[in-house]
RNA sequence: AACGUGCUCCGGGGUCGGUGUAAUUCCGAACCGGCGGUGAAAGCCCGCGACCCGGCUCGAGUGAUGGUGGUGACACCGGAAUCGAGUCGGUUGAUCUGGUGAAAAUCCAGGGCCGACGGUGAAAGUCCGGAUGGGAGGCAGCACGCG
Numbered sequence: 001a002a003c004g005u006g007c008u009c010c011g012g013g014g015u016c017g018g019u020g021u022a023a024u025u026c027c028g029a030a031c032c033g034g035c036g037g038u039g040a041a042a043g044c045c046c047g048c049g050a051c052c053c054g055g056c057u058c059g060a061g062u063g064a065u066g067g068u069g070g071u072g073a074c075a076c077c078g079g080a081a082u083c084g085a086g087u088c089g090g091u092u093g094a095u096c097u098g099g100u101g102a103a104a105a106u107c108c109a110g111g112g113c114c115g116a117c118g119g120u121g122a123a124a125g126u127c128c129g130g131a132u133g134g135g136a137g138g139c140a141g142c143a144c145g146c147g
Base pairs, nucleotide, nucleotide: 003145004144005143006142007141008140009138010137015029016028017027018026030126031125032115033114034048035047036046037045043113044112052090053089054088055087056086057085058084059083060082066077067076068075069074095111096110097109098108099107117129118128119127
C1' cells in the first nucleotide's frame, strides 16, 4: 500500500413566452440528468438507491378497551386499530443511425425517447411538501487492528 472494524465528513439538477378569472401544471419554445459497473467517459446497457406495496421481527399503543370470578378490595384471562424501527421480498421510465478505434448501446455527429408520491385557483421531470429526512455510495478524512 491493500484489507478489517469503528467514527466523522460529503452525498440531485432544471423556465421563459402565449392563452386564460385562474396554469413555472395546458400550448409553443427551452432546460435538467443520483450511485456502482463496463475492453473507453452512459438519464434511456447491467445493477443499485429514492417513492410506493406486502410479509416477518422488535418497540410504542398496553396488561388499554373488554371478558370471567368476587358483596368488595381485588384476582385471573385476553394483545385490536394505528405509529415507528429493522429486515426480506415485490413494484419501479426511456436509444437508435452513422463515424473513429484494438475496444464505445458510454466518445464524436445526427435523430429520437424517459422522468415516484401528495398538494395546487387548471392537468407538474423543472413550483410547494414529506425532506434540516433517507440514501446507493465516495482512489474523502481520522483512530485502532492486520501487515